[in-house]
Molecule: RNase P RNA; transfer RNA
Organism: Pseudonocardiaceae bacterium
RNA sequence: CGAGUUGGCAGGGCGGUCGCGGCCGUGAAAGCGGUCGAGGAAAGUCCGGACUCCGCAGGGCAGGGUGGUUGCUAACGGCAACCCGGGGUGACCCGCGGGACAGUGCCACAGAGAACAGACCGCCCGGUCGCGCGAGCGAUCGGGUAAGGGUGAAACGGCGGUGUAAGAGACCACCAGCGUGCCGGGUGACCGGUGCGGCUCGGUAAACCCCACCCGGAGCAAGGCCAGGAUGGAGCGGUUCGCCGCUCCUGCGCAGACGUUCGAGGGCGGCCCGCCCGAGUCUGCGGGUAGGCCGCACGAGCCUGUCGGCAACGGCAGGCCGAGAUGGAUGGCCGCCGUCCGGGGCGCCGCGAGGCGCCCCGGACACAGAAUCCGGCUUACGGUCAACUCGUCCG
RNA sequence: GCGGGUGUAGCUCAAUGGCAGAGCCCCAGCCUUCCAAGCUGGUCAUGCGGGUUCGAUUCCCGUCACCCGCUCCA
Repeated sequence: CGAGUUGGCAGGGCGGUCGCGGCCGUGAAAGCGGUCGAGGAAAGUCCGGACUCCGCAGGGCAGGGUGGUUGCUAACGGCAACCCGGGGUGACCCGCGGGACAGUGCCACAGAGAACAGACCGCCCGGUCGCGCGAGCGAUCGGGUAAGGGUGAAACGGCGGUGUAAGAGACCACCAGCGUGCCGGGUGACCGGUGCGGCUCGGUAAACCCCACCCGGAGCAAGGCCAGGAUGGAGCGGUUCGCCGCUCCUGCGCAGACGUUCGAGGGCGGCCCGCCCGAGUCUGCGGGUAGGCCGCACGAGCCUGUCGGCAACGGCAGGCCGAGAUGGAUGGCCGCCGUCCGGGGCGCCGCGAGGCGCCCCGGACACAGAAUCCGGCUUACGGUCAACUCGUCCG
Repeated sequence: GCGGGUGUAGCUCAAUGGCAGAGCCCCAGCCUUCCAAGCUGGUCAUGCGGGUUCGAUUCCCGUCACCCGCUCCA
């Protein structure tokens, strides 16, 4: 200098001016003053919880999810450390990472044969026929053979030897792999060593399935309170006797289907059983309301220090309060500075390619925006810093 | 805000994990004096990225786009 890997940081700053929302103060009100006012992802809504309601939720089947080990955590499909496997020259990265000797299914095309496999070519033996003086060669038939060729993603261990007509774990040594026993290390996943066994066993579970563990349902439009209206009734007042107005109560009407102890429907999301509630439920059409308050911001909270732990994280002490809209506030403009990019000029260093500094002009400063609240994951995003790796050159 | 679903040719739909197809449309040719109809042939696609697998429209993960439902009297 180039190429890369990992981790961290902030998310432009200050001033002026015009605006917006919450709270507090003041004021009769308008207004004025003070104070606070988005994010690392507020996003996607992919997981997990808090919270609320459903009667604190029974049993079985079905269904869904998770899947190395040990920890962390309120919980998790998250995080940390480690193990195993894979990728990379390396820093480092990736893994839905249990089970394929419980069973079932699938493995297209090509190929002779695709799962207790398979003779197409080749090799070997034998028979017949032909050619040749002969060794032998050719054709054909029968048999042996998985060492060689060829097909494929995958062809039923690898290499060497013995053996054989040719061959073959048929046999032997070594290696790989499987099963099993023992010893040592580790909390464990697992690792190291050693003995024995049959000589060898395909892949796929992000196919069905089996094993272990977990899961009641709905969601702040949850849920609670208030006001109001459609409808009907009562009272009072007015009246042109048609009705109108006010107050109070109720909280709407019509049609159809099913049902009221022979039980609809609901709790209970798919089914069955069981238990409980139970007089209404469902569908269609029409009418009214489109308001307010709570939930709702002090919480698994944030910062600093210290201690334990490799770490994730936890304990203790001190300090702090940091948005709350409801068609939805947090913005616009100007000036100066900052960072980056492009162009130009000057100076310095260097033999040079080039590097550094200053000045001027122009441009840019992302992704995106709370809506009950937290913990994660994933995705989007312009920069900057540090550590490390590889390559090239120089010393 | 919450919950659910769907992405395949220009449109409407198919396709056990094994060469992505049908109808309409479009283009060209034949037929016709010309047009229409008819016949023949052709173009065009799995939203995007990654993974599992020998092999993915299909299975898994992420992402993007689109669609539907949800106030109260109830």